[in-house]
RNA backbone atom coordinates (compact mmCIF):
# COMPACT_ATOMS: atom_id res chain seq x y z
C1' N A 1 0.00 0.00 0.00
C1' N A 2 -5.04 -3.37 -1.72
C1' N A 3 -3.33 -0.58 -7.06
C1' N A 4 -9.85 3.71 -7.10
C1' N A 5 -14.10 6.69 -9.73
C1' N A 6 -16.27 9.92 -13.65
C1' N A 7 -15.44 13.05 -17.83
C1' N A 8 -13.57 13.93 -22.74
C1' N A 9 -10.17 11.48 -26.50
C1' N A 10 -9.37 6.04 -31.97
C1' N A 11 -5.65 6.28 -28.37
C1' N A 12 -1.61 7.87 -26.12
C1' N A 13 -3.00 10.91 -22.56
C1' N A 14 -5.61 15.23 -20.21
C1' N A 15 -8.73 17.51 -16.69
C1' N A 16 -12.06 16.64 -11.69
C1' N A 17 -13.53 14.29 -7.36
C1' N A 18 -11.68 10.90 -3.39
C1' N A 19 -7.83 8.86 -1.01
C1' N A 20 -2.90 9.01 0.75
C1' N A 21 2.64 11.77 1.80
C1' N A 22 5.16 16.00 2.61
C1' N A 23 5.03 21.55 2.78
C1' N A 24 3.11 26.09 4.88
C1' N A 25 -0.30 28.40 8.58
C1' N A 26 -0.29 27.30 14.57
C1' N A 27 3.33 27.26 19.06
C1' N A 28 -3.33 22.02 18.82
C1' N A 29 -0.42 27.64 21.88
C1' N A 30 -2.25 31.93 25.01
C1' N A 31 -5.00 36.64 27.29
C1' N A 32 -8.73 37.61 30.98
C1' N A 33 -13.98 37.37 33.55
C1' N A 34 -17.07 33.93 36.12
C1' N A 35 -18.23 29.34 38.81
C1' N A 36 -16.32 24.49 40.62
C1' N A 37 -13.09 20.43 43.13
C1' N A 38 -9.12 20.23 47.14
C1' N A 39 -3.72 15.23 47.71
C1' N A 40 -9.21 9.73 46.66
C1' N A 41 -9.24 17.30 43.88
C1' N A 42 -6.67 19.76 40.50
C1' N A 43 -12.54 20.80 36.42
C1' N A 44 -16.65 23.75 33.42
C1' N A 45 -18.11 28.23 30.58
C1' N A 46 -17.52 32.68 28.45
C1' N A 47 -14.12 36.57 26.01
C1' N A 48 -10.13 37.81 23.52
C1' N A 49 -5.01 37.11 21.39
C1' N A 50 -2.09 33.98 17.70
C1' N A 51 -2.49 32.87 11.01
C1' N A 52 -1.03 37.37 4.25
C1' N A 53 -6.14 31.92 6.77
C1' N A 54 -11.80 29.69 7.21
C1' N A 55 -12.18 26.58 11.15
C1' N A 56 -9.93 24.15 15.42
C1' N A 57 -7.88 25.08 19.71
C1' N A 58 -9.27 19.07 22.55
C1' N A 59 -7.69 14.24 24.76
C1' N A 60 -4.45 10.25 26.49
C1' N A 61 -0.06 9.15 29.32
C1' N A 62 3.88 9.97 32.89
C1' N A 63 5.59 13.58 36.48
C1' N A 64 6.32 17.49 39.50
C1' N A 65 3.54 21.10 42.88
C1' N A 66 -0.28 22.63 46.31
C1' N A 67 -0.47 20.39 53.99
C1' N A 68 -6.19 22.10 52.73
C1' N A 69 -5.44 27.69 50.05
C1' N A 70 -6.19 29.06 45.50
C1' N A 71 -3.37 28.70 42.12
C1' N A 72 -1.46 24.97 39.08
C1' N A 73 3.27 23.50 36.40
C1' N A 74 6.57 20.05 32.89
C1' N A 75 7.49 16.20 29.75
C1' N A 76 5.51 12.91 25.68
C1' N A 77 2.28 11.22 22.25
C1' N A 78 -2.35 11.61 19.21
C1' N A 79 -5.92 15.87 15.42
C1' N A 80 -8.92 18.31 12.10
C1' N A 81 -9.26 22.98 9.16
C1' N A 82 -7.33 26.28 5.00
C1' N A 83 -3.55 26.72 1.09
C1' N A 84 0.01 24.86 -2.06
C1' N A 85 2.90 20.57 -4.30
C1' N A 86 3.52 15.62 -5.16
C1' N A 87 2.01 10.44 -5.66
C1' N A 88 -0.48 5.61 -8.22
C1' N A 89 0.05 -2.23 -6.58
C1' N A 90 2.70 -5.77 -4.41
C1' N A 91 6.90 -9.45 -3.74
C1' N A 92 11.87 -12.19 -4.31
C1' N A 93 16.96 -12.61 -5.94
C1' N A 94 21.85 -9.28 -6.38
C1' N A 95 24.17 -4.68 -6.85
C1' N A 96 24.77 0.70 -5.95
C1' N A 97 23.27 5.09 -3.41
C1' N A 98 20.99 7.79 0.60
C1' N A 99 18.29 8.67 5.17
C1' N A 100 17.44 6.94 9.65
C1' N A 101 17.72 3.58 14.15
C1' N A 102 20.38 -0.12 17.03
RNA sequence: AUAAUGCUUUAAAGCAUACCUCAUAUAAUCUCGGGAAUACGGCCCGUAAGUCUCUACCCAUCUACCGUAAAUGGAUGGACUAUGAGGGGGGAUGGAUCAUUG